This is a predicted structure of a 74-nucleotide RNA (transfer RNA) from Treponema primitia. RNAcentral holds the sequence, with entries from ENA. Its mean pLDDT, the model's own confidence on a scale to 100, is 80. NCBI's taxonomy places the organism under Bacteria, Spirochaetota, Spirochaetia, Treponemataceae, Treponema. Rfam family: tRNA. It is annotated as a transfer RNA. From the family's description: Transfer RNA (tRNA) molecules are approximately 80 nucleotides in length.
[in-house]
């Protein structure tokens, strides 16, 4: 120096060809059960979809430029 990938709640990750409430599990809190914990059930909270910009009716998803991490070449 050049090329490929990955970013989405606090963790780990889905998100189908752009479309009509952004979600699962885990954790967190509050209840049920229990003598009590732990398992399990129920409710519940937590999001600038890594930044700016552009397409478009309408972007997590598509385009452009940036940043962070990984991997290979040299």
């Nucleotide at each position: 120096g050049g090329g490929c990938c990955u970013u989405u709640g606090g963790c780990u990750c889905a998100g189908u060809u752009g479309g009509u409430u952004a979600g699962a599990g885990c954790u967190g809190c509050g209840g049920a059960c229990u003598c009590a914990u732990a398992a399990u059930c129920c409710g519940u909270a937590g999001g600038u979809c890594c930044c700016u910009g552009g397409u478009u009716c309408a972007a997590g998803u598509c385009c452009a430029g940036g940043a962070a991490g990984g991997c290979c070449c040299a």